[in-house]
Molecule: Bacterial RNase P class A
Organism: Pseudorhodoferax sp. LjRoot39
Formats: sequence, structure tokens, C1' cells
RNA sequence: GAAGCCCGCCAGGCCGUCGCUGGUGCAAUCGCCGAAAGGCCGCACUGGAGGAACGUCCGGACUGCACAGGGCAGCGUAGGAGCUAACGGCUCUCCACCGUGAGGUGAGGAUCAGAGCAACAGAGACGAGUCCCGGGGGAGUGCCGCAAGGCAGACCACUGGGGGUGAAACGGGCAAUCUCUACGCGCAGCAAUACCAAAUAGGCCAGCGUUGAUGUGGCUCCGCGGAGCUGGCGGGUAGGUAGCACCGAGCCGUCUGGUGACAGACGGCCCAGAUGAAUGGCGGUCACACCGGGGGCAACCCCGGUGCACAGAAUCCGGCGUAUCGGCGGGCUUCACAC
Repeated sequence: GAAGCCCGCCAGGCCGUCGCUGGUGCAAUCGCCGAAAGGCCGCACUGGAGGAACGUCCGGACUGCACAGGGCAGCGUAGGAGCUAACGGCUCUCCACCGUGAGGUGAGGAUCAGAGCAACAGAGACGAGUCCCGGGGGAGUGCCGCAAGGCAGACCACUGGGGGUGAAACGGGCAAUCUCUACGCGCAGCAAUACCAAAUAGGCCAGCGUUGAUGUGGCUCCGCGGAGCUGGCGGGUAGGUAGCACCGAGCCGUCUGGUGACAGACGGCCCAGAUGAAUGGCGGUCACACCGGGGGCAACCCCGGUGCACAGAAUCCGGCGUAUCGGCGGGCUUCACAC
């Protein structure tokens, strides 16, 4: 210098202006919305997306229901040891494969329980058997020979060896086919769940009512009309509140233990939260990248334009997977050259 491997990090900055939303304080207890439950207007201060908030794939917290114990079925996991709340995640390590290497990948238990499967080629492919050659036997028959006899020979529950095909030929493979072994798993999910709670309809109870109720007509007394009316209770729905947002498997730093995942101690911090769903719009400027023009020997400078990713919380947390413009830092490998 070139080509790579692994790990970590950032995800535009600043200013102005107009907004949105959570919290706290002040003010107010008046007012507004609502039947109620409950909510709201003003001012000040302050918080306000991500490394993946995503996919919803795995594991948990939490909640409701179910649940004596055991077994079957079903689903999942699979070298060994560990980490963890838990995991199918992660760490270390063994083995196998890939790579010159740094490194990467691995559904990596069992085929002495049973079943199933194997393209093409080949006679034959999971059942055993014989395509070719040699040996042995050899019916009927044929040939040679005067005869004795010899030769050929289909065929074979015989024997030996070899060739050919193929990944594999009575010896194996595949468990990412069923299966077996070991271990784990109750079911559903915040639209969980708990509480408050209308209108309308229906239900139950009580009272009144065909001896005319309620209603209605300019209405005490009269007329019309003709079967309900009134009150209470309880369930569910709309709606509201909680769950739910600072106290947590929490974040940051230092130290200690451990190869490591991780654990412990100490100190500091409080960090989004809606439900027609906030976290934004505009302008300026700087940075970065690209394009065009100009200047300069060059490094580079000036002007103009364009671009600046993937994507956005919805009960919370730990993982995995996937997407991602551009950039930064660290460690290491191989090759080439120079000293």
C1' cells in the first nucleotide's frame, strides 16, 4: 500500500418563529362540558421516539380462569459445562465442515427396539440375489471315434474369484420421515383485568288503575279517550377511571471477582406516554456527500444546485430476526514492497 475478518459507537448541530402533548407549581372552588362517574379552560417551569420504537418469532413480569397426584395425547428443545427471572437467547469449550489466515457455519442424542426412504446408472437398491468369467455337477441331445472313451451343452437352493454401474452392492447411509430416549410446557391475553356507570329496550318487586288511571281539550264540577301509570331493585352496553409510566430483572460511572456470558459493592440520576392517538411545520446558518462552473503547479478555495437513510412508541421487560444514506474508533489476518 492492497484485499479482508471481528468488535464497539454516531444517526446531523445551532438560532429564530408558529404549534402539539405529559408532569409540577400558581391561580380558581367561580365558570364550562356531562344525567352521573368524571373531565376541562389561564400563567410559569419542565419532560417529550429508536437502534431498530418494526416483524410479533421466542422467553418472562402482570392479570383472569382452571388446577390433589400420576399417566396418555399434543407442542417444543437436543454435544459438554455455565449465565439468566426465563428462553429456542448468550458465553466458554469439544467435534465436524468451510477459509491460506484473522475467522465463519452447524436441528451436533439414538439406526444392538421397530418401520420407512434413496434420482441417474446398473443384471440387481434395502428385498436379497447372479449380468460376465473360472471350477464342479449335468437331463435330453448333437459331434468325433471300430471300441474304450472324449468334446459341446440348456440348466443349477453348488463353489471360487474378478469385471462393470453407482454416493452406496448381505454391508452401510438418512432420525431436517415416522419412531425411541431425556428434559420442558395448564389455557388465554392490557381489546387481560378491576371499579364507577347513562339513555333506550327487556326482567323482578310494590302501589294505583276498566267503580276509567296516566294523557288530553281555555281544564275545579264537564268533555274526549280506553290500558296502562308511578316508584324501587338488579344485570349488561355506550361513556369514564384504574391497570399505565420515576422506583424498575431501571440507567450512568468507578472498583472487585470471573477466560467469558455475568455477578457483587459504592456513588450519582429519574428518563415519553396518547386513545380521531402528542413528539411537528417553516425560515436561516454550519457540517457531510454528489453534480456543474471558475481559480490554483498542487494541497485546496469560491459560486450555484441537489441530496441527507431505515423507520416511528401504545402494558412493560429480556432476546432473536429483518431494514438502514453516510460516517467514526479499536483489535487482528493475508499478500506485495522498502529498510